[in-house]
Molecule: Glycine riboswitch aptamer
Organism: uncultured Pseudolabrys sp.
RNA sequence: GAGCGGGAGAGACCGGUCCGGACAAUUCAUCCGAACCGGCGCCGAAGGAGCAACCGCCCCGGAAUCUCUCAGGCAAAAGGACCGCUC
Repeated sequence: GAGCGGGAGAGACCGGUCCGGACAAUUCAUCCGAACCGGCGCCGAAGGAGCAACCGCCCCGGAAUCUCUCAGGCAAAAGGACCGCUC
């Protein structure tokens, strides 16, 4: 590094636009789901950054599960540090 398994936290938030479906069946309106934009709140375990515990071949390097949230994330899905097994 690859494969398999496990794997947390935080709004299924509010408003607008738009698409699909249901009801209706001219439309409008209502409900559900998704996408985009804006707003406020929040999470940290992709990545990134900061401090520096700590570590090493030791005066030079490597550096976190800590800190910050730029990114990412806040139903499911996906992702996911890290752990186990195999190559």